[in-house]
Context: one part of a larger RNA
RNA sequence: UGACGGGGACCCGCACAAGCGGUGGAUGAUGUGGUUUAAUUCGAUGCAACGCGAAAAACCUUACCUACCCUUGACAUGCCAGGAACUUGCCAGAGAUGGCUCGGUGCUCGAAAGAGAACCUGGACACAGGUGCUGCAUGGCCGUCGUCAGCUCGUGUCGUGAGAUGUUGGGUUAAGUCCCGCGACGAGCGCAACCCUUAUCAUUAGUUGCUACGCAAGGGCACUCUAAUGAGACUGCCGGUGACAAACCGGAGGAAGGUGGGGAUGACGUCAGGUCAUCAUGGCCCUUAUGGGUAGGGCUACACACGUCAUACAAUGGCCGGUACAGAGGGCUGCCAACCCGCGAGGGGGAGCUAAUCCCAGAAAACCGGUCGUAGUCCGGAUCGCAGUCUGCAACUCGACUGCGUGAAGUCGGAAUCGCUAGUAAUCGCGGAUCAGCACGCCGCGGUGAAUACGUUCCCGGGCCUUGUACA
Numbered sequence: 001u002g003a004c005g006g007g008g009a010c011c012c013g014c015a016c017a018a019g020c021g022g023u024g025g026a027u028g029a030u031g032u033g034g035u036u037u038a039a040u041u042c043g044a045u046g047c048a049a050c051g052c053g054a055a056a057a058a059c060c061u062u063a064c065c066u067a068c069c070c071u072u073g074a075c076a077u078g079c080c081a082g083g084a085a086c087u088u089g090c091c092a093g094a095g096a097u098g099g100c101u102c103g104g105u106g107c108u109c110g111a112a113a114g115a116g117a118a119c120c121u122g123g124a125c126a127c128a129g130g131u132g133c134u135g136c137a138u139g140g141c142c143g144u145c146g147u148c149a150g151c152u153c154g155u156g157u158c159g160u161g162a163g164a165u166g167u168u169g170g171g172u173u174a175a176g177u178c179c180c181g182c183g184a185c186g187a188g189c190g191c192a193a194c195c196c197u198u199a200u201c202a203u204u205a206g207u208u209g210c211u212a213c214g215c216a217a218g219g220g221c222a223c224u225c226u227a228a229u230g231a232g233a234c235u236g237c238c239g240g241u242g243a244c245a246a247a248c249c250g251g252a253g254g255a256a257g258g259u260g261g262g263g264a265u266g267a268c269g270u271c272a273g274g275u276c277a278u279c280a281u282g283g284c285c286c287u288u289a290u291g292g293g294u295a296g297g298g299c300u301a302c303a304c305a306c307g308u309c310a311u312a313c314a315a316u317g318g319c320c321g322g323u324a325c326a327g328a329g330g331g332c333u334g335c336c337a338a339c340c341c342g343c344g345a346g347g348g349g350g351a352g353c354u355a356a357u358c359c360c361a362g363a364a365a366a367c368c369g370g371u372c373g374u375a376g377u378c379c380g381g382a383u384c385g386c387a388g389u390c391u392g393c394a395a396c397u398c399g400a401c402u403g404c405g406u407g408a409a410g411u412c413g414g415a416a417u418c419g420c421u422a423g424u425a426a427u428c429g430c431g432g433a434u435c436a437g438c439a440c441g442c443c444g445c446g447g448u449g450a451a452u453a454c455g456u457u458c459c460c461g462g463g464c465c466u467u468g469u470a471c472a
Base pairs, nucleotide, nucleotide: 001472002471003469004468005467007466008465010463011462012461013460015456016455019420020419021418022417023416026311027310028309029308030307031306032305033304034302035301042053043052064297065296066295067294068293069292070291073127077126078125079123080122081121082120083119086103089100090099091098092097107116108115109114129286130285132284133283134282138280139279140275141274142273143271145269150189151188152187153186154185155184156165157164158163169180170179171178195263196262197261198260200231201230202229203228204227205226206225209221210220211219213218234257237251238250239249240248241247313413317372318371319370320369321368322367329360330359331358334353335352339348340347341346379410384405385404386403387402388401389400390399426448427447428446429445430444431443432442
C1' cells in the first nucleotide's frame, strides 16, 4: 500500500422488510447430469453452465457410428498432354461410382496455320485438406463484478524509503455531482450531457391517409395520421431551510418538474473466466488418412436426478350463442381476397398487391345472454386406438395439424427458493426471425391493469472513512 475480520461509523441496491404472483408436488415440453449405445458428435459447469452456442437435427445440416468407395484429392496456385463447354439414352449398384452411347462445336486475335481466355479429362510433383490437440502460447469477440463511482497522471510538497498528499475533511447528490475548507494546483479515462425513442405544441408537406362537403365523379387538408424541421424543462420563477454556498422541501405556471419514462452507451482492471467448433493464428500431430465421397443409422436411447418453461387442479371458472376495441410487423417462383366443397385440418378458385392502396387478419381477455352447482365434475387434458390433412425424393426409426373415441396424474404443493416498485407485476392475445415443413423457446407489439414500501435491526452484494492483523 492492499486484502481480510462472526471490528466500528456512514450510505446505497427488489438486499431485507411490506405486498402481488410464482417455482419446489402433478402431467407434458425442453436443456443438463447419469446410465445405455456401434454412435448416442463437440463445447458451456456456483453466481456469470443447464429453452446456453442451436434465429429450426426426418435426408441435408453433421462434426459421430457402421458399411462401401477415392488418393494431387470436394477446394487454391503453378507444369505437361488431350479435348470446347455442355448434353441424350441404356446397363450394374443402396448410392457414391463404373461401363457403353446420341447430339454438339462456341468466344478473342489471326488471311490461314495456329495461339489465347474459360471449362473438362488424364499425368507427375510442389502442395491441398484436418470441426485433430493446446483458450494455460495468442488476436479478435463476449460474460462478470457493474451503469458500481470509481481508476489514474503531470508538476509541486512531505517522507531515508515503500509511499503519501491531490482523491482526506464539513455539507450535498443518482454520481470523485456540486459547494466550502485544505500544501496543494491542474489534467485525463469514467459520471452527466451530446444520439435514438416516447409524452405536448407549432411550421412545412397532403397520397395510398383524413372527411367539417358530395349519391358518385370530384372538392378540401380543418381534424386523425404520416415525416422532416423547430419550440419546450433550465431548479428558470415564488416561499421556506441552509453557511451569504452547493443543495433540499413546498408552491405556481405547464402536456411534462427536478436525470419526465425507456433505450443505446460499460472507466483502470478482476476471474490464466468463455470461445483454437464463427473467424484468424504460433506450436504440435495425421497425410492411400485424424483428409474426401456415398448409403443407412445416430445426435430423438431411459431405472433415475436437477434446471428452465407450458398446461392445470376450476365457478373472479368451463362450455354455448351474440357483440366490440389494438399496436407493431411480414409479403414475388411471396401474401393470398370474394365465392364453392369439406364437421375440420384443408382443397378448389382466381381478384388484388413490389403494398399508408391489396393480403396475412376473425385480435383475445373484456361486455351481454344462457347453462353447469362443487362433483375427480360439462374441471383437467396426458396416454392410447381408428380415420384423415399438409409439407417434402422420402414423415418406420423421427414432423406438425384435424376429426371421432379413450379419458391418466392432478383438489394449490415439505424443507427450501425466484421475479417484480407503475402503465410495473399479474393476465390476454397478435406479429417476426429461423424456416419446404415443424415454437410451450427467443425477439418484439399492443389490450386489461393492481397491491405494497413502517423502516434499515437482520440476510446478500456494493461504495467511502477508520481500526486490528503472525496474510501478500

Model confidence (mean pLDDT): 85 of 100. This is a predicted structure of a 472-nucleotide part of an RNA (small-subunit ribosomal RNA, 3' major domain) from a metagenome. Rfam family: Bacterial small subunit ribosomal RNA.